c-di-GMP-I riboswitch aptamer from a soil metagenome, 84 nucleotides, folded computationally. Of the family's consensus pairs, 95% are formed in the model. Its mean pLDDT, the model's own confidence on a scale to 100, is 85.
[in-house]
RNA sequence: GAUAAGGGCAAACCCGGUGAAAACCGGUGACGCAAAGCCAUGGAUCUAAGACCCAGGAUUGGUUAGGAUCGCCAGGCUGCCGAA
Numbered sequence: 001g002a003u004a005a006g007g008g009c010a011a012a013c014c015c016g017g018u019g020a021a022a023a024c025c026g027g028u029g030a031c032g033c034a035a036a037g038c039c040a041u042g043g044a045u046c047u048a049a050g051a052c053c054c055a056g057g058a059u060u061g062g063u064u065a066g067g068a069u070c071g072c073c074a075g076g077c078u079g080c081c082g083a084a
Stems, first nucleotide, its partner, number of pairs: 001081001008033002014027005031071001037077003041074003044069003050064004
């Protein structure tokens, strides 16, 4: 960061699987992406199994991340090509 070249990734939907869920993995498929490569460190968001609280016959209910998202924003690490 260009109306360049060669490549790369893959949203939603659908199918199969894992999981309590959020979500993830594989297939399919391209909405987009110049770090849409990696790291949950800060913020944010999602979930609430377990734990705790209230109540209680029980269910329901509330709080909470050691769960999840880097394709939400910062920060860190690494990296392909390259005109003027």